[in-house]
This is a predicted structure of a 1509-nucleotide RNA (small-subunit ribosomal RNA) from a metagenome. Rfam family: Bacterial small subunit ribosomal RNA. Its family is annotated with structural constituent of ribosome and ribosome in the Gene Ontology. The RNAcentral record of the sequence draws on SILVA. The coordinates come from a structure-prediction model, not an experiment, and the mean pLDDT is 84.
């Protein structure tokens, strides 16, 4: 840092996915050790059991027991002492508000950060000042009773205090009318001295601890404020203590905190209220950062403690292990009533994918109490469990090739596992055993000493000595012993992404993060071998960030990909010209405070052997706040300016708007005239109109709507839109002048207004047109397109609707940035001038530079460069749908989701292909012709059917007289039957002897019996033969979609490409397009192309003319000979011919034309524009054909899918098709006569003459391995004759009989011959084929295969020998250019909707069941506050009586008072109840659309002009 995925390919847009890091994790497989961390995230669900908060006897009273000792004893016991400054409960003090847990609630001054208080409190602690005098009355414990199941409760009696209450005093504090008033306290203990009733009793002094008042501090806490602090507007209005004031109350303290009264405020688009979600933070994870996510462990704050409410105590609580009440749950109960609260530590149950021991210790740290010793502490320190995480270590190290065995693979050679192992040498971390053995300990206590406090005693501090304190733990650590000994797995291996083979499977089983694998050769499934990665772990799943610049501040966009509001006006808001001065809010600088610690980062830092971890230091904490300073910019204040904006004056153009009026053309209708049979309409028709007189035509009239020409790249308007003329009213704009104002501006969320067509309401109007509807056509259908009609509507008035592809698919404004050329309006210059020209302003078009853009394109009218403001977008579908709100009369509009589903959807451009797009061109493509096919019969091939088998393949053109150029057996692959199993054929090894002959069985193959013991030899062996076993043969079995080779086809069409260059981001383009020309990408010209290759052409073969050479078997002109006759013979080399080499034709020449290429005509020539024909087939296409020619990978069979044999089948036959033959006749048939070829073939062959047979043929055998002989007759033709239009003297099928030939064999199933028979057929429907000249047509001849032949086929040969082509509109095929495309498997493409079926999620719905909140009313617990409070109450006051005392005075009882107080009562008040409502959720008969689903139905809407754009 990127990668995969949309396409045939490309660029872009855009989503999805992956690689990284992390986790309180879980799951799967696996698991050696240690250190440090960490561990109930779900059910704030329920909890058994134990423990988690006590302590102080130096505050106080009381006070055991066991045991031991002593005494007494009736031996039952009892008394005393000790135990005992004890245990124990109680009164009292302090603590229990800390620590620990959890995150339910809370969107809040809860939290964070920074401030504030003349508006606060603060136990213990510290500093300071002052004090601590003198009295009193109770009460628990205890005891005696009563009561209760228990929990407990009640009554009487006794008693103490640092418990409680007065009095005094008041530095001081509080209140105050400033005169004053009110308000405290407690002692304990050590020591010394004195006294003593000897009671550790009293007094004095002193130390320590404690006490009271006040003050200051520290700490902690309460309150207020600025800023920060999630989502939803489909939550827009909220609020009555509400906002403020006055008075009072209340609090530690400000305050509507509370109450009364008064006023009517307060909050909100900078998001109030409501709803949902959530503890907040330091931090943590991620990230380059900005951000995003998160808040577990640790730390700070908050909240909570079964749920809800409430106060009490206290310095502090509205109190987790306190209290009261209500509720739910649970436990005990004697049924009367009671108890309880693990979100403390362990532990348990439940739910769950899921999270530990009912451990040890107070040794350390820390806390509570205590003077202290000490006690308590599930805080804490430790140990245990869990690979949950991080870090570290180990499972050995070195050597070791015959590269062992085994495995895997294999081209069978090998390769690989692999130095890996074995083996040799060594080491011992760890584990095991044995031994040694820390640090963590500081203190406290005792004794002694020193110093200080006036100091001997006492207290504090310090020093010394002594005995001591460790849960962890005999742990860490160290040493020794044994021995490689005790220790490796997991995932992956198609691409992304490092890593490949074999087998199995066969769209199955399965995999999959995305793309996608699997349908018989799977590197993608499963296994194996091998490899890659990580490693005591490895994978998977989940979640977060990243990649994602994919919400874009950094850092995106909106013409066509998603995205500019339909247009304006304007509110809030945002932004704003020039200049001067001030200010200092923003801004900038400096400095100060704060930003807790921990964490992160850094350090030659330190401690554990390292690391994790821990300690130290630095830095950082980008923030907030204070102070000082700067004044450029922004803001604010004051002033000035004119260029922005507006105004004025003058001029100008215009379908700008509204209203009223007017006009002509056309259409239709009406009236009348003329006039007659049609009109109308269409692709063609019909419906329709018309003899009741239409259409046509003339005249007149009526009505409504729209305004031809002018009219355009034109004008106006904000847009929608505006088009005859006139008038009235009215909006906007342009230009000139530079006169006035002096920033008055730009944009604009909401708001308001305008807003095509259709539609709606009411009333008019209604000519034409015309949804719906009717009819006629078309069609398979035609609810359409076409035609005839036609209602709403279209028009007007008033109102509503508020949407459009409302588009320039381009928001508004301002500024800047080369030009050229039109056009509209104005002005200026020049001019006689309205022309032309130049300049300029405003509009409106086109072309283009830079620039931009994915490209297309835009380009002063920007999509360029900037600024300001608004609107909008964030994958496709679901969906502009549902629900809700708002608007509307309705139709509907506006706002506007989700579940679910897909991996794409999309833009532009490229190359193809295609088009019922266009242009150009070609082809027997059509047309023009000739002859056929399709009808008949037969032949042949195919389909189908049949069959034991009818072997297999070929299947549009490009299968079907095709493979097959020859199926009776063989062939033969098929079927039936009979045999064989190393086999019919091949190679090698072993060992041995065969073949052959004769006989028998058998359909044959073969088997059995008898006989037999080979040939050659270089003596090694070889040939032939059967046997045996193993390697292995064999297969026309399968896959042509695993292949080679060969072939068909487009197509003998003119195309297909490359190199370099250039253009383009790229796919690609250019070249190869264009203008001509050609049969041709043939050539020429032009051109960012220049060249080249494969094709074309030519070179090759045949043929057409001539020449040269050569003449046998060919030829025979001349010469000679011979024959009835024949090149028969001599001879010739002239001719024909043969077969080799040459010549010839090149648009070379002429004319015309053209730049040229070329074209046209002509000459010459045997041949003229490639002379004719053949061979030759570019890049490629069709997964075309062939595994059955051959070859070949894989798979399959192996006593059979191999092989041998006999017989059968491939020859079947209702039928359908293709290709042919023969015909239907007179251009013919038959008979007779007669003429002329070419090319071939021949030895297991062709076979002459002759003879026989009607004939097929037979007998026989001359000649010929062929220019010599034979096949061999060419036929049509020509001459003559017959037939006379008839199913015939046409036609020959079919059938019968008789034959011939081949062959082992003609039954299934050969060909041919003769005689007889004589069918269909009288020129062929729709449709369709071939052919452009020596061609079609027609006529014979030959050959291959072959014993013979189903050949009428195929391949060749020659004979006779036409017609027609105007032309390219149409059909088919092809080429080039262009255009459109949603196609690329490429139109046999793609693709839409209903219906049917299955599944899924969602909406509606009579209802029904919950949750939550609001509101009204009822009830009203506990409790605070208020009222009342008879009877009630020890302390204080007053007083009466009695008592005491000399008295002051004290005391007892009674009365009254002050004060208190149960109870009662009032306000408030939780739960609960009743009613109404809002929000939200579950569920529901039924219903609605939506989505998804290889092969369902109907049509064909879209993509090409998609067949009606």
């Nucleotide at each position: 840092a990127g990668a995969g995925u949309u396409u045939g390919a490309u660029u872009c847009u855009g989503g999805c996915u992956c690689a990284g890091a992390a986790c309180g994790a879980a799951c799967g497989c696996u698991g050696g050790c240690g250190g440090c961390g960490u561990g109930g995230a779900u059910u704030a669900g329920g909890c058994a059991u134990g423990c988690a908060a006590g302590u102080c006897g130096a505050g106080c009273g009381c006070g055991a027991a066991a045991g031991u000792c002593c005494g007494c004893u009736u031996c039952g016991g009892u008394g005393g002492a000790u135990g005992a400054u004890u245990a124990g409960a109680g009164c009292g003090g302090c603590g229990a508000a800390c620590u620990g847990g959890u995150g339910a609630g809370u969107a809040a001054c809860a939290g964070g950060u920074g401030g504030g208080a003349c508006a606060u409190g603060u136990g213990u602690c510290c500093g300071g000042u002052c004090g601590a005098g003198g009295g009193g009355g109770a009460u628990a414990a205890c005891u005696u009773c009563c009561u209760g199941a228990a929990a407990g409760g009640g009554a009487g009696g006794c008693u103490a205090a640092u418990a409680c209450c007065g009095c005094a005093u008041a530095u001081c504090u509080u209140c105050u009318u400033c005169g004053g008033a009110a308000g405290a306290a407690a002692g304990g203990u050590g020591c010394g001295c004195g006294c003593u009733u000897c009671g550790u009793g009293c007094g004095c002094g002193u130390g320590c601890c404690a006490c009271g008042a006040c003050u200051g501090g520290a700490u902690c806490a309460g309150c207020c404020c600025g800023c920060c602090c999630c989502u939803g507007a489909u939550u827009a209005g909220c609020u009555a203590g509400u906002u403020g004031g006055u008075a009072g109350g209340g609090u530690a303290a400000g305050a509507g905190c509370c109450u009364a009264c008064c006023a009517a405020g307060g909050c909100g688009a900078c998001g109030a209220u409501c709803a949902g979600u959530a503890g907040c933070u330091g931090g943590c994870c991620u990230g380059a950062g900005a951000g995003g996510g998160u808040g577990g462990u640790c730390a700070g704050c908050c909240a909570c403690a079964c749920u809800g409410g409430g106060a009490c105590u206290g310095a502090g609580a509205u109190a987790c292990g306190g209290c009261c009440c209500a509720g739910a749950c649970u436990c005990c109960u004697a049924c009367g009533g009671g108890g309880g609260g693990c979100a403390g530590c362990a532990g348990u149950c439940u739910a769950g994918a899921g999270g530990c021991u009912u451990c040890g210790g107070c040794a350390a740290u820390a806390g509570a109490g205590g003077a202290a010793a000490c006690u308590c502490u599930g805080a804490c320190c430790g140990a245990g469990c869990g690979a949950c995480g991080c870090c570290g270590c180990g499972u050995g190290u070195g050597g070791g090739a015959u590269g062992a065995a085994g495995g895997u693979u294999c081209u069978c050679g090998g390769a690989u596992u692999g130095u890996a192992a074995a083996c040799c040498a060594c080491u011992u971390u760890u584990a095991a055993g044995a031994g040694a053995g820390a640090a963590g300990a500081a203190g406290g206590c005792a004794u002694g000493g020193a110093u200080g406090g006036c100091g001997a005693c006492c207290c504090a501090u310090c020093c010394a000595u002594g005995a001591u304190u460790g849960a962890c733990g005999g742990u860490a650590u160290c040493u020794c012993u044994u021995g490689a000994a005790u220790a490796a797995g997991c995932a992956c291996c198609g691409g992304c992404u490092a890593a490949c083979u074999c087998c199995g499977u066969g769209c199955c089983a399965g995999c999959a993060g995305c793309c996608g694998c699997g349908g018989u050769a799977a590197u993608a499934c499963g296994g194996a071998g091998g490899g890659u990665g990580c490693u005591a772990g490895c994978g998977u799943u989940g979640u977060u960030c990243g990649g994602a610049u994919u919400c874009a501040u950094u850092g995106g966009g909106c013409g066509u990909a998603a995205a500019g509001g339909g247009c304006g006006u304007g509110u809030a808001g945002g932004c704003g010209g020039a200049u001067c001065a001030g200010u200092a809010a923003g801004u900038c600088g400096a400095u100060a405070g704060u930003g807790a610690a921990a964490g992160c980062u850094c350090c030659a830092c330190g401690g554990c052997u390292c690391a994790a971890c821990c300690g130290g230091g630095a830095a950082a904490u980008u923030g907030c706040u204070g102070u000082c300073g700067a004044a450029a910019c922004u803001g604010c204040u004051a002033g000035u300016c004119u260029u922005g904006a507006g105004g004025g004056u003058a001029u100008c153009a215009g379908a700008g708007g509204u209203g009223a009026g007017u006009g002509g053309a056309a259409u239709u209708c009406c009236u009348g005239g003329u006039g007659u049979a049609a009109c109308g309409g269409u692709g063609g028709a019909a419906u329709g109109u018309a003899c009741a007189g239409a259409u046509a035509u003339c005249a007149g009239g009526a009505a409504g709507a729209a305004c031809a020409c002018c009219u355009g790249a034109g004008g106006c308007g904000a847009a929608g839109u505006c088009g005859a003329c006139u008038c009235a009213c009215u909006g906007g704009g342009a230009u000139a002048c530079a006169c006035c104002u002096g920033a008055c501006g730009c944009u604009g969320a909401g708001g308001c207004g305008c807003g095509a067509a259709a539609g709606c309401u009411a009333g008019g109007g209604g000519a034409g047109c015309g949804a719906a509807c009717g009819g006629g056509a078309u069609u398979a259908g035609a609810u359409a397109c076409c035609c005839c009609g036609g209602u709403a509507g279209u028009c007007c008035u008033a109102g509503c609707u508020g949407u459009a592809a409302a588009c320039g698919g381009u928001g508004u404004g301002c500024a800047c940035u080369g030009g050229g050329u039109g056009u509209u309006g104005g002005a200026g210059g020049a001019u006689c001038g309205a022309c032309c020209c130049c300049u300029u302003c405003a509009g409106u078009g086109c072309c283009g530079u830079a620039g931009c853009a994915a490209a297309c394109g835009c380009a002063u009218u920007a999509a360029g460069u900037g600024c300001a403001c608004c609107g909008c977008c964030u994958g496709g579908g679901a969906a502009g749908u549902a629900c809700g709100g708002c608007c509307g009369c309705a139709a509907g509009g506006u706002u506007g989701a989700a579940a679910c589903u897909c991996a794409a959807a999309g833009a532009a451009a490229u190359u193809g292909a295609c088009g019922g797009g266009g242009g150009c061109c070609c082809g027997c493509a059509c047309a023009a012709g000739c002859g056929g096919u399709g009808g008949a019969g037969c032949a042949u091939g195919u389909g189908g059917u049949u069959u034991a088998a009818u072997u297999c393949g070929a299947u549009g053109c490009a299968a079907c007289g095709c493979g097959a150029g020859g199926a009776a057996c063989c062939u033969u692959a098929c079927c039936g039957g009979g045999g064989c199993u190393u086999g019919a054929a091949c190679u090698g090894g072993u060992g041995g002897a065969a073949a052959g002959c004769a006989g028998g069985u058998g359909a044959a193959a073969a088997c059995c019996u008898g006989u037999g013991u080979g040939u050659c030899u270089u003596c090694g062996g070889a040939c032939g033969c059967g046997a045996u076993c193993c390697a292995g043969a064999g297969g026309u079995g399968u896959u042509g979609c695993a292949u080679g080779g060969c072939u068909g086809u487009c197509g003998u069409c003119a195309g297909c490409u490359c190199g370099u260059g250039u253009c383009g981001u790229g796919a690609g383009a250019u070249g190869u397009u264009g203008g001509g020309u050609u049969a041709a990408g043939u050539c020429c010209c032009g051109c960012a192309a220049c060249g080249a290759g494969c094709g074309c052409a030519a070179c090759c073969c045949c043929u057409g003319u001539c020449g040269u050479u050569a003449g046998u078997u060919a030829c025979c002109a001349g010469c000679g000979a011979g024959u009835u006759a024949u090149g028969u013979c001599g001879g010739g080399g002239a001719c024909u011919c043969u077969a080799a080499c040459g010549a010839g034709a090149c648009u070379g020449c002429u004319u015309a034309u053209g730049u040229a290429a070329g074209u046209a005509a002509g000459a010459g020539g045997a041949a003229g524009g490639u002379g004719g024909g053949g061979a030759u087939g570019a890049c490629g296409u069709c997964a075309a054909g062939u595994c059955a020619u051959c070859a070949u990978g894989g798979c399959c069979c192996u006593u059979a899918u191999g092989u041998c044999c006999c017989g059968g089948g491939c020859u079947a036959c209702a039928c359908a098709c293709g290709u042919g033959c023969u015909a239907c006749a007179a251009u013919g048939g038959c008979c007779a006569g007669u003429a002329c070829a070419a090319a071939g073939u021949g030895a297991a062959g062709c076979g002459a003459g002759a003879c026989c047979g009607c004939g097929a043929g037979g007998u026989g055998g001359a000649g010929c391995a062929a220019a010599u002989c034979a096949c061999a007759a060419a036929a049509a033709g020509c001459u003559g004759g017959c037939c006379c239009c008839a199913g015939u003297u046409c036609g020959g099928a079919u059938u019968g009989c008789a034959g011939u030939c081949u062959g082992c064999a003609a039954c299934u199933c050969g060909a041919c011959u003769g005689c007889a028979u004589g069918a269909a057929g009288u020129c062929g429907g729709a449709a369709u084929c071939g052919c452009u000249a020596g061609u079609a047509a027609u006529c014979c001849c030959g050959u291959a295969u072959c014993a013979g032949c189903a050949a009428c086929g195929a391949c060749g040969g020659g004979g006779u020998g036409a017609a027609u082509a105007c032309g390219u509109u149409c059909c088919c095929g092809g080429g080039c250019c262009u255009u459109g495309u949603a196609c690329a498997c490429a139109c046999c493409g793609c693709c839409c909707g209903u219906c049917a079926c299955a599944c899924c999620a969602c909406g509606a719905a009579a209802g029904u069941c919950g949750g939550u909140c609001u509101u009204u009313c009822c009830u009203g617990a506990a409790g605070c506050c208020g009222g009342u409070g008879c009877a009630c109450c020890a302390a204080c006051c007053u007083u009466a009586a009695g008592g005491a005392g000399u008295a002051a005075u004290c005391u007892u009882u009674g009365a009254g008072g002050a004060g208190g107080a149960a109870g009662c009562u009032g306000u408030c008040g939780a739960c609960g109840g009743a009613g109404a409502g809002g929000c939200u959720g579950g569920u529901a008969a039924u219903u609605g659309g939506g989505g998804u689903g290889a092969a369902g139905u109907c049509g064909u809407a879209a993509c090409a002009a998609g067949g009606u754009a």